[in-house]
Molecule: Guanidine-I riboswitch aptamer
Organism: Vacuolonema iberomarrocanum LEGE 07170
RNA sequence: AAAAGAGGUUCCUAGGGUUCCGGCUUGUCACGAAGUGUCUGGUCCGAGAGGAGCCGAUCGGUUUUCUCAGGUGCAGGUUUGCCCUAUAUAAAACUGAUUACACGGAAGGAUAAAAGCCUGGGAGAA
Numbered sequence: 001a002a003a004a005g006a007g008g009u010u011c012c013u014a015g016g017g018u019u020c021c022g023g024c025u026u027g028u029c030a031c032g033a034a035g036u037g038u039c040u041g042g043u044c045c046g047a048g049a050g051g052a053g054c055c056g057a058u059c060g061g062u063u064u065u066c067u068c069a070g071g072u073g074c075a076g077g078u079u080u081g082c083c084c085u086a087u088a089u090a091a092a093a094c095u096g097a098u099u100a101c102a103c104g105g106a107a108g109g110a111u112a113a114a115a116g117c118c119u120g121g122g123a124g125a126a
Base pairs, nucleotide, nucleotide: 007055008054009053010052011051012050015045016044020042021041022039023036024035025034026033056099057098058097059096060095061094062093063092064091065090069085070084071083073082074081075080101121103124108118109117
């Protein structure tokens, strides 16, 4: 200096605005309607550096397994079955642990609109 990896997703929260519902104000005989998020709220959006779970990945443990070979073992007496070793540095299932660290603009983008959303583990800083 370069490359690769440090994962994905669901629910929730910090937070966010105002499309819908509701609230408040105005208006109408009434229904429509207009304004208001400096309206607590419901729907909604929502974290790389917030929480919990599931999946994945890495490391370890236990059990099982096709195929081939061997045995001075046991049973059986044309055949063969069980057990042991090895193949096994492989595969599958179950299970345990780990999944680190992380200061951060401005401008811009989407959605109705905004935001710890996206840009972005960016620019920059240490």